A computed fold for a 75-nucleotide RNA from a Thermotogota bacterium, annotated as transfer RNA.
Its Rfam family is "tRNA". The family's RNA type in Rfam is transfer RNA.
RNAcentral holds the sequence, with entries from ENA.
RNAcentral records the identical sequence in 3 taxa.
[in-house]
RNA sequence: UCCUGCGUAGCUCAAUGGCAGAGCAUGUGGCUGUUAACCACAGGGUUGGGGGUUCGAGACCCUCCGCAGGAGCCA
Numbered sequence: 001u002c003c004u005g006c007g008u009a010g011c012u013c014a015a016u017g018g019c020a021g022a023g024c025a026u027g028u029g030g031c032u033g034u035u036a037a038c039c040a041c042a043g044g045g046u047u048g049g050g051g052g053u054u055c056g057a058g059a060c061c062c063u064c065c066g067c068a069g070g071a072g073c074c075a
Base pairs, nucleotide, nucleotide: 001071002070003069004068005067006066007065010024011023012022013021018055026042027041028040029039030038048064049063050062051061052060
């Protein structure tokens, strides 16, 4: 320098262009003599940044940034 993949909640990951979700974690309550386990509920998001397409973008297009893998270069 080029190619490919990925970037969404604290963590691991979903979401066919049409309501942004699950599990774990956290908080509150229930249960229990207490804790753990279990059950219920709740909080938590500028979907990496910017722009474009569209009635509508997490998704499609352009660009930048970051991470991972591969290729090249190293006279």